[in-house]
Context: one part of a larger RNA
RNA sequence: CCCUCGUUAAGGAACUCGGCAAAAUGACCCCGUAACUUUGGGAGAAGGGGUACCUCGGUACAGUGAGGGGAGAGAUACCCGGAGCUGGAGGAGGUGGCACAGACGAGGCCCAGGCGACUGUUUACUAAAAACACAGGUCUCUGCGAAGGCGUGAAGCCGCAGUAUAGGGACUGACGCCUGCCCGGUGCCGGAAGGUUAAGAGGAGGGGUGAGCCGCAAGGUGAGGCUCUGAAUCGAAGCCCCGGUAAACGGCGGCCGUAACUAUAACGGUCCUAAGGUAGCGAAAUUCCUUGUCGGGUAAGUUCCGACCUGCACGAAUGGCGUAACGACUUGGGCGCUGUCUCAACGAGGGGCUCA
Numbered sequence: 001c002c003c004u005c006g007u008u009a010a011g012g013a014a015c016u017c018g019g020c021a022a023a024a025u026g027a028c029c030c031c032g033u034a035a036c037u038u039u040g041g042g043a044g045a046a047g048g049g050g051u052a053c054c055u056c057g058g059u060a061c062a063g064u065g066a067g068g069g070g071a072g073a074g075a076u077a078c079c080c081g082g083a084g085c086u087g088g089a090g091g092a093g094g095u096g097g098c099a100c101a102g103a104c105g106a107g108g109c110c111c112a113g114g115c116g117a118c119u120g121u122u123u124a125c126u127a128a129a130a131a132c133a134c135a136g137g138u139c140u141c142u143g144c145g146a147a148g149g150c151g152u153g154a155a156g157c158c159g160c161a162g163u164a165u166a167g168g169g170a171c172u173g174a175c176g177c178c179u180g181c182c183c184g185g186u187g188c189c190g191g192a193a194g195g196u197u198a199a200g201a202g203g204a205g206g207g208g209u210g211a212g213c214c215g216c217a218a219g220g221u222g223a224g225g226c227u228c229u230g231a232a233u234c235g236a237a238g239c240c241c242c243g244g245u246a247a248a249c250g251g252c253g254g255c256c257g258u259a260a261c262u263a264u265a266a267c268g269g270u271c272c273u274a275a276g277g278u279a280g281c282g283a284a285a286u287u288c289c290u291u292g293u294c295g296g297g298u299a300a301g302u303u304c305c306g307a308c309c310u311g312c313a314c315g316a317a318u319g320g321c322g323u324a325a326c327g328a329c330u331u332g333g334g335c336g337c338u339g340u341c342u343c344a345a346c347g348a349g350g351g352g353c354u355c356a
Base pairs, nucleotide, nucleotide: 001351002350003349004348005347006346007345008344010342011341014340019337027051028050029049030048031047036041038174052095053094054093055092056091061087062086063085064084068080069079070078096100108335109334110333111332112331113330114329115327116326120132121131136172137171138170139169140168141167142166148158149157150156175322176321177320178319180252181251182250185249186248187245188244189243190242191241194240195239196238200234201233205229206228207227208226209225212221213220214219253271254270255269256268257267280314281311292308293307294306295305296304
């Protein structure tokens, strides 16, 4: 010097990103317990008091209930009775110690926010969470050889020995109050008049070959057949088109003016859009400017709480706003408590170090 412990004057978080760590609290009995609340809870809230031993006395009381007795013909289920055993206060008087739940073991508490309702689940080996799940809600598919899935376009199997109060998929996520406007784009559903449109049908027309014919020849022409092509026309779904649909994917404006102080603009004008953000919330897990401004808390507060609204860039099941209970979550404050600190000291064990 390191590790693991113990104790510490005065102070008591001044430490630090942060009370991290440590300390403190701790059992049982009694008293007593607020806001809020889904009336269950919150609650072990908080906050207090008691606790040993001896004597009265193993007392009061409680549990169990033998032998015995009564009734009865009897069984013994009925009644009386109370031995023994077990549990066991409260009270009074007294005794000892610094200390009586005498050692060990055994909640710290409160206030106010955020997030997630909750119990659960998770990154086996850096993350336990506000992530996942969850009951509940909504939409959608599926009529049974179901939809969907595994499988080789199979058999077979799951779904299911189920049948729409069922099963699959998607989103949301208890509960309470709610969930506004836009269907122009994309998707999905419906429609079938018109446009477009494949294979196929069709075979106008064209080409090749070529008997024959023409020609002295070169060559030309060319029926039938065979063959290569091939226009019109007829051809579904789809797309175009016409509707619907947002708890489908998604989206939810700008400029200018205006009131008898000023300021502001209920009001007006204009441009654009499919429609221009409703309720609620708001410097927020979202606010750049920003330590916004005001209030609270502190002697002093970039954090925190309550407001304001100028929302860079909240907003309604990619749910909005609340919410009792819950949380090894997270933020701010307080009481208690302490070697976290002012500021260090001493002690114990182990290591290191030195010597043998």
The prediction has a mean pLDDT of 88. Large-subunit ribosomal RNA, domain IV from Candidatus Vecturithrix sp., 356 nucleotides, folded computationally. It matches the Rfam family "Bacterial large subunit ribosomal RNA". Rfam links the family to the GO terms ribosome and structural constituent of ribosome.